[in-house]
RNAcentral holds the sequence, with entries from SILVA. Small-subunit ribosomal RNA from a metagenome, 1461 nucleotides, folded computationally.
RNA sequence: AGAGUUUGAUCCUGGCUCAGAACGAACGCUGGCGGCAUGCCUAACACAUGCAAGUCGAACGGUAACAGGAGAGCUUGCUCUUGCUGACGAGUGGCGAACGGAUGCGUAACGCGUGGAUACCUGUCUUUAGGUGGGGGACAACAGCUGGAAACGGCUGCUAAUACCGCAUAUUCCCUACGGGGGAAAGAUUUAUCGCCUUUAGAGGGGUCCGCGUCGGAUUAGCUUGUUGGUGGGGUAAUGGCCUACCAAGGCAACGAUCCGUAGCUGGUCUGAGAGGAUGAUCAGCCACACUGGGACUGAGACACGGCCCAGACUCCUACGGGAGGCAGCAGUGGGGAAUAUUGCGCAAUGGGGGCAACCCUGACGCAGCAAUGCCGCGUGUGCGAAGAAGGCCUUCGGGUUGUAAAGCACUUUCAGUAGGGAAGAUAGUGACGGUACCUACAGAAGAAGCUCCGGCUAACUCCGUGCCAGCAGCCGCGGUAAUACGGAGGGAGCAAGCGUUGUUCGGAAUCACUGGGCGUAAAGCGUGCGUAGGCGGUUUAUCAAGUCGGGAGUGAAAGCCCUGGGCUCAACCCGGGAACGGCUCUCGAAACUGGUAGACUGGAGUAUGGUAGAGGAUGGCGGAAUUCCCCGUGUAGAGGUGAAAUUCGUAGAUAUGGGGAGGAACACCAGAGGCGUAGGCGGCCAUCUGGGCCAUUACUGACGCUGAGGCACGAAAGCGUGGGGAGCGAACAGGAUUAGAUACCCUGGUAGUCCACGCCGUAAACGAUGAUAGCUGGUUGUCGGGGGUAUUAACUCCUUCGGUAACGAAGUUAACGCGAUAAGCUAUCCGCCUGGGGAGUACGGCCGCAAGGUUAAAACUCAAAGGAAUUGACGGGGGCCCGCACAAGCGGUGGAGCAUGUGGUUUAACUCGAUGCAACGCGAAGAACCUUACCUGGUCUUGACAUCCUUGGAAUCUUACAGAGAUGUAGGAGUGCCCUUCGGGGAACCGAGUGACAGGUGCUGCAUGGCUGUCGUCAGCUCGUGUCGUGAGAUGUUGGGUUAAGUCCCGCAACGAGCGCAACCCUUACUCUUAGUUGCCAGCAUUAGGUUGGGGACUCUAAGAGAACUGCCUGUGUUAAGCAGGAGGAAGGUGGGGAUGACGUCAAGUCAGCAUGGCCCUUAUGACCAGGGCUACACACGUGCUACAAUGGACGGUACAAAGAGCAGCCAAGCCGCGAGGUGGAGCUAAUCUCAAAAAGCCGUUCUCAGUUCGGAUUGGAGUCUGCAACUCGACUCCAUGAAGUUGGAAUCGCUAGUAAUCGUGGAUCAGCAUGCCACGGUGAAUACGUUCCCGGGCCUUGUACACACCGCCCGUCACACCAUGGGAGUUGGUUUGACCCGAAGCCGGUGGCUCAACCUUUACGGGAGGGAGCCGUCUACGGUCAGAUCAGCGACUGGGGUGAAGUCGUAACAAGGUA
Repeated sequence: AGAGUUUGAUCCUGGCUCAGAACGAACGCUGGCGGCAUGCCUAACACAUGCAAGUCGAACGGUAACAGGAGAGCUUGCUCUUGCUGACGAGUGGCGAACGGAUGCGUAACGCGUGGAUACCUGUCUUUAGGUGGGGGACAACAGCUGGAAACGGCUGCUAAUACCGCAUAUUCCCUACGGGGGAAAGAUUUAUCGCCUUUAGAGGGGUCCGCGUCGGAUUAGCUUGUUGGUGGGGUAAUGGCCUACCAAGGCAACGAUCCGUAGCUGGUCUGAGAGGAUGAUCAGCCACACUGGGACUGAGACACGGCCCAGACUCCUACGGGAGGCAGCAGUGGGGAAUAUUGCGCAAUGGGGGCAACCCUGACGCAGCAAUGCCGCGUGUGCGAAGAAGGCCUUCGGGUUGUAAAGCACUUUCAGUAGGGAAGAUAGUGACGGUACCUACAGAAGAAGCUCCGGCUAACUCCGUGCCAGCAGCCGCGGUAAUACGGAGGGAGCAAGCGUUGUUCGGAAUCACUGGGCGUAAAGCGUGCGUAGGCGGUUUAUCAAGUCGGGAGUGAAAGCCCUGGGCUCAACCCGGGAACGGCUCUCGAAACUGGUAGACUGGAGUAUGGUAGAGGAUGGCGGAAUUCCCCGUGUAGAGGUGAAAUUCGUAGAUAUGGGGAGGAACACCAGAGGCGUAGGCGGCCAUCUGGGCCAUUACUGACGCUGAGGCACGAAAGCGUGGGGAGCGAACAGGAUUAGAUACCCUGGUAGUCCACGCCGUAAACGAUGAUAGCUGGUUGUCGGGGGUAUUAACUCCUUCGGUAACGAAGUUAACGCGAUAAGCUAUCCGCCUGGGGAGUACGGCCGCAAGGUUAAAACUCAAAGGAAUUGACGGGGGCCCGCACAAGCGGUGGAGCAUGUGGUUUAACUCGAUGCAACGCGAAGAACCUUACCUGGUCUUGACAUCCUUGGAAUCUUACAGAGAUGUAGGAGUGCCCUUCGGGGAACCGAGUGACAGGUGCUGCAUGGCUGUCGUCAGCUCGUGUCGUGAGAUGUUGGGUUAAGUCCCGCAACGAGCGCAACCCUUACUCUUAGUUGCCAGCAUUAGGUUGGGGACUCUAAGAGAACUGCCUGUGUUAAGCAGGAGGAAGGUGGGGAUGACGUCAAGUCAGCAUGGCCCUUAUGACCAGGGCUACACACGUGCUACAAUGGACGGUACAAAGAGCAGCCAAGCCGCGAGGUGGAGCUAAUCUCAAAAAGCCGUUCUCAGUUCGGAUUGGAGUCUGCAACUCGACUCCAUGAAGUUGGAAUCGCUAGUAAUCGUGGAUCAGCAUGCCACGGUGAAUACGUUCCCGGGCCUUGUACACACCGCCCGUCACACCAUGGGAGUUGGUUUGACCCGAAGCCGGUGGCUCAACCUUUACGGGAGGGAGCCGUCUACGGUCAGAUCAGCGACUGGGGUGAAGUCGUAACAAGGUA
C1' cells in the first nucleotide's frame, strides 16, 4: 500500500466482498510446563446454608458461661459459697455502623467533564485562648407477678454512669431595635496520662450556584399557571417559587422548546497516518440505586445495602389469633443463556473500625483452587548418518517423492519426575502462601504436536471416488464421466500449545468527503420570481480591543499511552523520573486582518434627463379568408372514404356550382438560428391603461449590495365547481374495416372538453435535463437593438463601442461525449439537492384540496449488480453503392403416371450402423444370392481366428474313410527336407499341445482427440511491423474520388511498408514453327481387293521443344492517371475457353464403422468359428432418376461420320449353329499393330394418320440363355404371349448465358454375375439477357441498438401454483402516559390538647404555674379506584399490492423507423 466482482473488450460511476488489528468472548478439533493478568456482557430473576461491623470493663450497674484464688461441706475429688482475680453473656453508655464491598435499574440531568463562584456546614486530627464549680431526678439490666404458639411484651419494685436535667460562671461566642438579651462541661485510672466544655485558625471532606461541552428522531412545533418576576412571611447549615399570601403577565422555543426512543458520565480502551469512528469489562474519579413505591427518625454526616415506619408483590413459620424475610457483599443453589470459577486458607502483609494498650473484628485485602480466556517465556531433543532401506503415493515404467526423514552410531538433560538443601516478603515478635521461589544431586530420549488451508483474491498439486448427485462457498463461483474448487489419500503451505469458525468494532471506505466527494448525460439544480431570518460584503481615516497574535500565572487527579533509567535469568509484568494532556481561567501587551463605533469617498447599487426596439401584460372595438349550417337558384346520379373496402350521405335531389344569411373559433403570406417576457408563455388591425429592458448625456444619493431556510406570489396542458357559448376538432362511446383475435393503428359518426366569466387544482422531458450573483481568461463568422468615427452630396456597405441571440473554435476542462467570454475554464459568496439497484416517490402519519390528487416521506424483504460514455462486431420490416442464372428475358425439367433407387415411418427374431435445412436422402456403398456382414436364430471354442515370449513334441506338406447342416470330431496312409556339428545334439522356418503374461472388440464417447472432408465461397477479403492519434478498448493504414472480375490499379491522405488471399507461374484446349517418323499418314511415283506392299516426311496425327497476346498500336474519353469505348492487325483481344489451385476464420458441422488415438466398458464373452435367415419386408410420405404420354414421332429397309478408353484367371476375330440371349470355334493381341467395336441421333426411301393408337411399355403366364458350390426367399438377359397407368401434370419448385442448354450415342471403374447410378468421351446444336424496382445470397461505407449464445437475440404485463416479508382490517390483549374526580396508610408540619407527665419555679408540699406528651382535627401525599383520552406494541377472519421461484398459460408493449417513432 491494495485486490476480486457489471462488459465480447474499454474507461468511468457505483455498490457488494476480501486481505489487517482488536475482544470480559462463545463453538469445533487438539492440548506439555511456568509467570502475569482476567473470568454472569443474559434474569436490577428467585434464593437454601455459612460468613461479610463491630469494639470499648481505662464510662456504668453488674456476674450468665470459662479459668484461677480464697473459704465451707465432706464421700479426697466432688458439691456449695465468695466478683476476690483473669476475664465477660445480656444490659445502660460512647465511638463506629453514612467507610470499605456490590450493581448500572433509573437518569439526556448542573448527572458527568472542565473552569469559576460562595449565601454555607464540618465528628475524628492539628492549632489558639480559656474552662472543667455545685446539685437533682430517672430508666434499663435485675427481682416479682403476668399475656402470647412464637415474635415480642405488660404491670409493680430496686439501681449506676462519660445516660438525662436545672443552677453558677462567660472569652475575640451567638442574637440585637445597640438599650440589651441568650448560651457550657464528665469524668476514668496503674498519678502518668486519656477525656469533657467554650473558642480561634487550618487541613481534609461536604452542600449550593454559574459559563461552556455532553446520543437519535421535526412522520414530535408549539410548551408553561408556582408557570416568569416582585413584595411580605415561612423554611434550610445555606441562596432561591424551596414553600405560602398578594400583585404584575410574564418565561422557553427553528442556535430545536415540548414530546418520544436510547443511554450511567469521565480518565481511558480498540482502531486509524492523522482527522475521526466505535466503545465505557477489569483499574481509578464522580453519580445513582439496594425486593417495588412512599416517608421520616437518629446523627458531624443518611432520608441509611447487612437501621426504622407504612403500602404492595413474593417466600417462609403458625396453635390461624398473628409473626419473619430481602446475596446488585464473599462463596454457593436453581433459573435464564452460546457463555463466565471454590459453599477454600489467613488476618502474616497493606488498609479500615473500636480501644490507653494488650488485643478484637475485617469474604476490604493477601494468598491458594478452577478455566489455553488473554499476553509473555520455555520445551517436545542435538550431531553424524545413502544401501538414498522398507512401506506409502505418483509414474512417461526409466524413475521421482516422502527423505537425513527413519533405522543405526555418538551425545545432552532445559522442562516435567525423585531426593537433599533452602531464602526475601518482617530493622523486635508474628508467614496464610509453603512440600514456595531458588540451588544441588540422580535416572533416562526418556513423559510432551496439533490445527487450518492448497481455483483466483492468497503462500501451497497430484491420484482415486462421485457424476448438477452427494456436497462446497467470504466474493467471483465449482459439481451434468478425465473436478488442482465436492469426499478420501499422498505431497505441500501457513501458524503453533494452539489452530480454525462464528459474533462484534474500527480500518481498508475519499462509500457522509473538516482534513477529503459530487449534481449537462452515471444518484443529484427547487418550474419561476419577490422577499424575512441568517450567511457574505467596495475605497479611506480615527478609535475600541470581541475575534486574532505574543509573554506570564493557575489548572488540566493518579493510573494508562510515549521517552528514559531500574527490578524479577529474558519478556509479559512491576517501580522511579521526564514529556505530554491538543482544553479552560486569570493577567500584561500588539493593532495588520475580521468585527464594533464615529466620519469621509464614488468605482458597486439606485434616481433624474433625452432617445429607442419589441407576438411583454390587461380591457374594449373592428376586419377579411376558410370550415360548417340554413334559405333560394342551376344541375343529375352518384358522392365520400381507403392499401383495398365498407359503415355514411344522396332521386324526399346529395356531391359540384352561383347568390344571400347565421354562428363560433383561429388569425395564411410577412416569419427569420428574428423579437419580447422571471418562468409558464406571447403572433390579424386599432384605441385606452400598464410593466420591464437597452443606449447616450450630464447631474444627484452615498454601500443603500449579493444570496436567501421558512413565507408569499405567478405557474402549460389535462381536470373540478357555477353560469354562458358551441363552427371546426374531438377522449369516452357506436358502427365499418383489418386480424388467429383487434376492447388498437385506418374509416364514418360523435359526447364531455377545447372558447368566455368567476373560483379551484399546482403538476410536466415545467429541459439548456446546466441555481443565482460578481470578477478574470486568445480569436473568427452571422444576426437583432442603440451610440460614436471615417470617407462621401448621402453610411445601406468600412472601422469601433454597449446590450441581446446564434455557429465554429485556442488555452483550459471532462469518464468520454462534449463545453469553450451566453463555460461544463480559473476564482469568490449564498441557497437547493445526491450517497448501489429493486421494494417506492409506495405504505403509515401530518399538511393542502370539492374531488381527482398533490406535498412531506420510510421499513421489512430481495439482488450483486443497476448505470454513464465510448469501442469492435452482429442485426434492422434503416440509408447509399456494387456483385452473383439472384430476379427479369428465354430453353428444358421436377411436382401428376409406371418403374428404378435412397430416406422417413411401420413391421420384424433381425429388418446392422452412420449421414438429417441449404451443406442428409442414386449419400458412406466404384456394385448385400453365400462371402461381404457389423444384425437375428441355432450349433460350437476359450491363451483363443490374429501378434510376441517360455516349455515340450513333431519338419513342412499331401491324402483316405466315417459322423455331422457345417464348424468340428474320430480313425488311418504317404513323407523325412535346409544350415552347423565335437555325431550326443543344436539352429531357422512351419505345425500341434501346455502355462501365464496377454490377444481380441464395427462395444461407448466426433461434446476428450489426430488426420481428412463439407459449407459460407473462388466470395475479396483477413492481418502484421514501425509510426501517429486516443486515458483505454481501439483507430489509422484497409476510409475518400475514380476504376476493376478482384483490397485490380491510379490519385489523394499520418501514414510508410509487408504477409496470407486476387492475379500470374502449372495442366488442357485453340494457331504456327523446329525436331522426330512406327504400329500412325499418303501429295506425287510404282503396286494392291485393301496404305496391302515398295517408297516418301510434304500433309494429318503423334509428342518433345519453341514462338505467339502485352491494352503492344490508332482514335476518342477520362484528371495529363488508372482505366474505359471503338478500330486495325491477328488463329486468338482485353482473365481467349476449361481445369487444378479454397486466405483469416464460422458451424462443439461430419466421421471413434476407412485409419490412428486418450479415457471408460466386456474377457468360457460385447471376443472367435459355422449353417440358415435378415440388410431385398410394405397401409403410407418425401427426395433423386429412368421411360413415356407421341407425327420435330413410331416401325421397317438402306447408308454416313467420332472421341476417349479397356484387355492375359483378359479382350476375343473370321467361320458354323440358334428367331434370340447365346453356343461352338480358335486366328490375333501384354496393344497408335489384335480385340471389345455396331457409334447413335443424322441422311435416303416405305408405312402408320391423331386413336389410349403400329403411342406407351408396367404387370402377369409360358419357354429359355449366362454367371456362379448355389439364382426359392433374392441376379441379369432372351423369345412368345399379356398390354396397366399415362393424352404435358395444382400449389410450388430446379438447372442453364455458348460449343452452353437441349438431344444422341460411346467407354470405364467396381465386378464371377448384377446400373435407369457414378465418372469420362465425343456427335448434332439453339433461344434470351430491356434492366437491377422486387425475391435470395454476398461485399464495402454509413446510421440506430436495451443484441454479444449476437434477431432462432433481448424482453413486458395479466393469469395459474409455491414460499417470504409487509400495508389495511370488525375487533381483541398488553405496556407507557395525560386530564378530571374518589379514597387516603405511614410520616413531617400546623392546630387543639377536657386527658396525662420525675427533674425547673412557686406553695400551706394538697395544689398551681412554666414546659412537654398521648389522643383528636387539618394540609400535603404513596398505593388503590372510576371516567375520558393519547400513544406504542402483540394477535386477528378477510383483503391489497410487493418480492422470489423449474423448461406453466395468453399475447408481443419496449430495444432497429421494433414494424402506429
Model confidence (mean pLDDT): 86 of 100. It matches the Rfam family "Bacterial small subunit ribosomal RNA".